[in-house]
RNA sequence: AUAGCACGCUGGGGGUGUCCCGUUCACGCGGGACUGAGAUCAUACCCUUUGAACCUGAUACGGUUAGCACCGGCGCAGGGAAGCGAUCGUCCGCACAA
Numbered sequence: 001a002u003a004g005c006a007c008g009c010u011g012g013g014g015g016u017g018u019c020c021c022g023u024u025c026a027c028g029c030g031g032g033a034c035u036g037a038g039a040u041c042a043u044a045c046c047c048u049u050u051g052a053a054c055c056u057g058a059u060a061c062g063g064u065u066a067g068c069a070c071c072g073g074c075g076c077a078g079g080g081a082a083g084c085g086a087u088c089g090u091c092c093g094c095a096c097a098a
Base pairs, nucleotide, nucleotide: 001090002089007085008084009083010082011048012047013046014045016042017034018033019032020031021030022029023028054079055078056077061072062071063070
């Protein structure tokens, strides 16, 4: 000094599927499995313009699976939520030492 990369505080943004079993006239409820940071309240997780957190495209496309954005492209496509600070870190300069 914090411009860059990280960091802290406060505020804000976002998603919550697929399948199986049981129960119910049905709505609903309970349990379990898969992937993941997170599978609807966890008051957690992730993201916050340095923006792939997340949304649209998409009831789309290729692969895979019991099934599913499960994997991949799509994507230098379009959107998308900010301020402060300097404790840690980092950077720059000077001095001293070697």

A computed fold for a 98-nucleotide RNA from a Bacteroidota bacterium, annotated as TPP riboswitch aptamer (THI element). Rfam family: TPP riboswitch aptamer (THI element). Its family is annotated with thiamine pyrophosphate binding in the Gene Ontology. The sequence was found by an Rfam model in a public genome assembly. Taxonomically the source falls in Bacteroidota (Bacteria, Pseudomonadati). Its mean pLDDT, the model's own confidence on a scale to 100, is 80.